[in-house]
Context: one part of a larger RNA
RNA sequence: CGUAGGAAGUUUGAGAGGCUCUGAUUUUAGUACGAGAGGACCGAAUUGGACUAACCUCUGGUGUACCGGUUGUGGUGUCAGCUGCAUUGCCGGGUAGCCACGUUGGGACGGGAUAAGCGCUGAAAGCAUCUAAGCGCGAACCCCACCUCGAGAUGAGACUUCCAUUAAGGGACGUCAGAGACUAUGACGUUGAUAGGCUAUAGGUGUAAAGUCAGAGAUGACAAAGCCGAGUAGUACUAAUUACCCGAACG
Numbered sequence: 001c002g003u004a005g006g007a008a009g010u011u012u013g014a015g016a017g018g019c020u021c022u023g024a025u026u027u028u029a030g031u032a033c034g035a036g037a038g039g040a041c042c043g044a045a046u047u048g049g050a051c052u053a054a055c056c057u058c059u060g061g062u063g064u065a066c067c068g069g070u071u072g073u074g075g076u077g078u079c080a081g082c083u084g085c086a087u088u089g090c091c092g093g094g095u096a097g098c099c100a101c102g103u104u105g106g107g108a109c110g111g112g113a114u115a116a117g118c119g120c121u122g123a124a125a126g127c128a129u130c131u132a133a134g135c136g137c138g139a140a141c142c143c144c145a146c147c148u149c150g151a152g153a154u155g156a157g158a159c160u161u162c163c164a165u166u167a168a169g170g171g172a173c174g175u176c177a178g179a180g181a182c183u184a185u186g187a188c189g190u191u192g193a194u195a196g197g198c199u200a201u202a203g204g205u206g207u208a209a210a211g212u213c214a215g216a217g218a219u220g221a222c223a224a225a226g227c228c229g230a231g232u233a234g235u236a237c238u239a240a241u242u243a244c245c246c247g248a249a250c251g
Stems, first nucleotide, its partner, number of pairs: 001152001005163007015149004021049007033038001051106005059100004066093005071086006110144003117137004169246003173189005194239003197235005203228003211222004
């Protein structure tokens, strides 16, 4: 821009893409078969491999948010405490998020038309013959089925609802994240929990400083302390103010 009024939502599916894998074990059954040795089809169940999708409850990784230990050196007048720098100084843990080595699921069932092949009926050719007319069965193939996209499918579809005026609706602006390069998408904007703050807490670290007590002292106890808390919940304290822009009639 189009889809001949403008919108919001729900869809149909022309068409396109994806998937399509396979082992072992048990059972049927030591059955059918076979002199024996051996040893099934068909069917049922279980459990794997590779591949793939989603997710983070568990296990594990990361986690330069966080907590702790510790070395050297500088600063804070000194002690104590705190702090800068040294790859995050080094090291031990680790929430959320992200992830696999983790968890859960998937390729199932079924239908249609067939290939090779196997048949029925059956003449030409009194017989025979699956074929000439006719009718069946038959494969990881093909078409459906399953998953995803999909009306610019210009052949531009359908349905429901809203608006007849600064309207319905949209944008911009602001606070943001399950979204993200930007954009877009999604949530919210006081009729408000959208983000921050505050409070509480799942959780992390591992028992702060000061003081008192015990000990000659190192150290220990008071103390699951202190600090943090990307998660969860509550709470308008702060910021989402007011205003603004676009927005429909060919015939």
Large-subunit ribosomal RNA, domain VI from a Cyclobacteriaceae bacterium, 251 nucleotides, folded computationally. Taxonomically the source falls in Cyclobacteriaceae (Bacteria, Bacteroidota, Cytophagia, Cytophagales). It matches the Rfam family "Bacterial large subunit ribosomal RNA". Gene Ontology terms of the family: ribosome and structural constituent of ribosome. It was read from a public genome assembly.